Overview: A computed fold for an 87-nucleotide RNA from a Deltaproteobacteria bacterium, annotated as c-di-GMP-I riboswitch aptamer. Model confidence (mean pLDDT): 83 of 100. Rfam family: c-di-GMP-I riboswitch aptamer. Rfam links the family to the GO term cyclic-di-GMP binding.
RNA sequence: UGUGUACAAAGCCAAACCACAGGUGACUGUGGGACGGAAAGCCACGGGUCUGCCGGUUAAAUCCGGACAGACAGCCGGGUCGCCUCC
Numbered sequence: 001u002g003u004g005u006a007c008a009a010a011g012c013c014a015a016a017c018c019a020c021a022g023g024u025g026a027c028u029g030u031g032g033g034a035c036g037g038a039a040a041g042c043c044a045c046g047g048g049u050c051u052g053c054c055g056g057u058u059a060a061a062u063c064c065g066g067a068c069a070g071a072c073a074g075c076c077g078g079g080u081c082g083c084c085u086c087c
């Protein structure tokens, strides 16, 4: 340095829920709060889920399509950077 990785320590992040703010919405930000996390850091590249809109369809967001616009990195994969450490 590379690959894999046990034990431990230090520190880190923060689900649900609540409050306030933003958004038509998915959802996001801040504070509280911890279910969990070894990349739960970052990137929408592939797949996926979800929202709005458009077209068609239906009793019905009921189902299908969009070579439309978005959301989710704590759904899976990939890319990238990175803390501690037995061997």
Base pairs, nucleotide, nucleotide: 004087012037013036017032018031019030020029021028022027035074041080042079043078045077046076047075048072049071050070051069052068053066054065055064056063